[in-house]
RNA sequence: GGGCCCGUGGCUUAGCCUGGUUAGAGCACCACGCUGAUAACGUGGGGGCCGUGAGUUCAAAUCUCACCGGGCCCA
Numbered sequence: 001g002g003g004c005c006c007g008u009g010g011c012u013u014a015g016c017c018u019g020g021u022u023a024g025a026g027c028a029c030c031a032c033g034c035u036g037a038u039a040a041c042g043u044g045g046g047g048g049c050c051g052u053g054a055g056u057u058c059a060a061a062u063c064u065c066a067c068c069g070g071g072c073c074c075a
Stems, first nucleotide, its partner, number of pairs: 001074007010027004020058001029045005051067005
C1' cells in the first nucleotide's frame, strides 16, 4: 500500500441481507417480596439512538461514502 470481517446499555448478544410500532433479550445493578439471615426464586425499575460524520429517502441500527478503533490475510 491492497483486500476481507467486526463495532448496538457495565458485559455478551438479536435485529442489518428484505428501511416502516417507543431498538429487544440474557447476565450484572437497584428496590420490594420471600427468609432468623444469605443464596436461590418471584415482582417491579433504571440504563443504549446503534463507533464518528456526511449523503440518499416521507422515513436509516438497517442503503451509500469518508473517517476512527479492533482482528485476519496479501505485498